This is a predicted structure of a 339-nucleotide RNA (Bacterial RNase P class A). The prediction has a mean pLDDT of 75.
This record gives sequence, structure tokens and C1' cells, in this order.
RNA sequence: GCAGUUCAUUAGGUGAUCGCUUGUGCCUUCGGGUAUAAGAGGAAAGUCCGGGCAGCGUAGAGCAAUAACAGUCGUUAACGGCGACCGGAGGCAACUCUAGGGAAAGUGCCACAGAAACGAAACUACCCCCUGAAAAGAGGGAAAAGAUGAAACGAGUGAGGUAAGAGCUCACAGCAUUCCAUGGUGACAUGGCGUGGAGGUAAACCCUGUUAGCUGCAAGGAGGUCUGCAUUAAGGGCUGCUCGUCCGCAGGCCGAUAUCCGCUUGACCUAAUAGGCAACUAUUCGGCUAGAUAGAUGAUUACCCUCGACAGAACCCGGCUUAUCGAUGUACUGCCUAU
Repeated sequence: GCAGUUCAUUAGGUGAUCGCUUGUGCCUUCGGGUAUAAGAGGAAAGUCCGGGCAGCGUAGAGCAAUAACAGUCGUUAACGGCGACCGGAGGCAACUCUAGGGAAAGUGCCACAGAAACGAAACUACCCCCUGAAAAGAGGGAAAAGAUGAAACGAGUGAGGUAAGAGCUCACAGCAUUCCAUGGUGACAUGGCGUGGAGGUAAACCCUGUUAGCUGCAAGGAGGUCUGCAUUAAGGGCUGCUCGUCCGCAGGCCGAUAUCCGCUUGACCUAAUAGGCAACUAUUCGGCUAGAUAGAUGAUUACCCUCGACAGAACCCGGCUUAUCGAUGUACUGCCUAU
């Protein structure tokens, strides 16, 4: 210098004028006015997963159904998330990806081609025997070779063996694995003795294990009075059944269709120190950073630049996924060149 890997940051800037929402102070004729301060994101999105909070019945027990997940250790309020590692796949490398329990419980499926797709069989070719002049045919053996296919009965090479053959036998190599030794918390790795021949598919049903009660801030909370029915039975209660448990039910009228609360101080943010490879945790200093309800966060304009992407809070938080013009930086890898 070129090419690449990884993890982060940023998300046009400055000013003027006019508006909007909220907090606080002051004023008020209670309608509001005025001053001042603050006012969208890294994803506010999808609503996929987990939790807080709330109600349903104190959310309890058992069975079922359904759904999700699946290596090990850790992390967390929790998780199906995250981190590190192990195994597998890719890359020269930095590094990336991984749908990682069970196919030796059972069932299903394996297109086309092919004789045959797991039941066993045999198209060509091989061997034996019989018929036949020959070509060829009938019967039997074998499953090595050819042909088909993603995959062929399931371990390669060589030798022995045989009528021909075959793990049929042997040697070596390879695969799987009981046990043992060593290392590791562990998944597992390495080595040793021995044993074995079992096609693939579980992102097919299924089996094993773990987890989950349902609903969702339009959750939910904030009044009075009268009448009828029912009297422990019936009925009702947010997956089904059983048990247990809880509740009286229905209607009319006044008020109201609104207001207030929930609603933003929180598993919060920043910095330092300490522990840890990391995810993350502890302590201390400092900070308060939208809270609307038809829904504010905008419009106009001036200048500058690298000319600006995806996009807009609606109870909150932790993740995941998806969208995103560009710019910048950290650490690292390969190649080339120069010293």
C1' cells in the first nucleotide's frame, strides 16, 4: 500500500421568528394568562420470548391437551436471551456459521431412475449341472464386479480361500464403543486392552427430559338507593376433566359517558474502584432525562458543510428479529513493497 475480519461510536450543525405538551413560580374574573426549565429512537418498529405490575378465585394439587426448548459450565429478577468453552462445518488466516437428546421402543417416508429403497430379492456379468451341433434355454450357487440413484444392504487395501464368490478367514489402516489410565468443575480430549457390524430421515409422527394457569394499562381502581328471585340447592367464576376452594343472582333509578389515579425514581443513567477471559456483579460519588389522551415534540427563514438513511413514545423494563444514506475509530489477519 492492497484485500479482509471483528467490536464500537455517530445519525447534519448554528441562529432568528411564530406555535404545541408538561413541571415549577406568580397572577386570576377559575375560563386562563405570564415567566422560566425540559421535551422521541438506535431501532420508539415487529409484538417473537422473558419479567414487573394488574385483574380473573388464596393461582393451589393431580391427570390431560397444547406450545416452546434440547452439548457443557456460568450469568440473570427471569428467559427459549447472553457469555465462555466442547463437538461439527467453512476459510491460507484473523474469524464465521451451527436446525448439537433418542433412528439399538414403535410407526411412517426415501421422488426420478433402478432388478431391488430396508421386506428381501437379482437386470447384465460370474460359477456348477442338464438339454442342445451351435446360438440359446431350464434348474441351482454366490452377492464381490457393472449399470441406476442423493443414498444399494453398508468397513477400505492386500493375501488366503472357493466351482465361482463373500469379514468366510487373516494382516494392516479406518469407524463406533464397554472398561481402564491421564488432563479438565464439565461437555470432552489423548492413550491403552478388548469388542462390534447397526442405511438415511425426528425442520415426519413419536419417545425422553425441562418449562409454561389465563388475560393484558381499552389491565385495573375511585358512588348512592330501590325492587324482584333464591335460602345451601341450583347457578356462576378467563383451555378441558377430577378434587379442593371462592361468590348470592338479576333488574330499575339518581349521578356519569367525563374527571382523577394507574403514569414514569426505575432490576434507571453517568463516572470511579474492585472481582471475573467474558456475559455480569459489588461498593461509592454525582444526576433526574417526554408523559400526551384525538393525542405535544412542529412550521417559516438565514448561513455553513461531507448535503443528511431507516424512521415517531402511548404502563414499564431485559432480550431477540427486522429496516437503515454515510462517516469515524479500536483490535487483528493475509499478501506485496521499502528500510
Its Rfam family is "Bacterial RNase P class A". The family's RNA type in Rfam is ribozyme. Its family is annotated with tRNA processing, ribonuclease P activity and dimeric ribonuclease P complex in the Gene Ontology.